Source information: This is a predicted structure of a 109-nucleotide RNA (SAM riboswitch aptamer (S box leader)) from an Acidimicrobiaceae bacterium. The organism belongs to Acidimicrobiaceae, within Bacteria. The sequence was found by an Rfam model in a public genome assembly. The coordinates come from a structure-prediction model, not an experiment, and the mean pLDDT is 83.
RNA sequence: GCAUCAUCCAGAGCGGUUGAGGGACGGGCCCGUUGAAACCGCGGCAACCAUUCUCGACCCGGCGGCAAAGCCGGUGAGGGGAAAGGUGCCAACGCCCGAUCGAUGAGGA
Numbered sequence: 001g002c003a004u005c006a007u008c009c010a011g012a013g014c015g016g017u018u019g020a021g022g023g024a025c026g027g028g029c030c031c032g033u034u035g036a037a038a039c040c041g042c043g044g045c046a047a048c049c050a051u052u053c054u055c056g057a058c059c060c061g062g063c064g065g066c067a068a069a070g071c072c073g074g075u076g077a078g079g080g081g082a083a084a085g086g087u088g089c090c091a092a093c094g095c096c097c098g099a100u101c102g103a104u105g106a107g108g109a
Stems, first nucleotide, its partner, number of pairs: 002108001004106005013042005021031003025098004043090003047087003051082005059074005094101001
C1' cells in the first nucleotide's frame, strides 16, 4: 500500500517550546494571536484487541420418563461489569452536504 469485517450522535485536560494555521479532500460552516498545527512533560477517556468477573441464544451429549417438563455437562453468538497491557483517542453528529470519501481496530494474503 491492498482487500475483508466491525465501529465512528457518548467520553477525555493542564503546563512548556513555538508562532499561523487547522477541522483528510471539494463546497459550506466553524475553531485559531483570549495562540492554530507540531514537538515535549504530566494527566485523562475507553472504540477495538488482549486479561478478567458475570449473564447467556442456537446447537451437541448424558440423566429422566410413555412422552413432555426438568436436571447436569460441553461449546458459545450476543449482553453487562472490572481494570487499563497493545493500539487509538482527548472542539462541533466523521461539524454539514458530496464522493470510486475518511479515520480507528482486528485478523488476512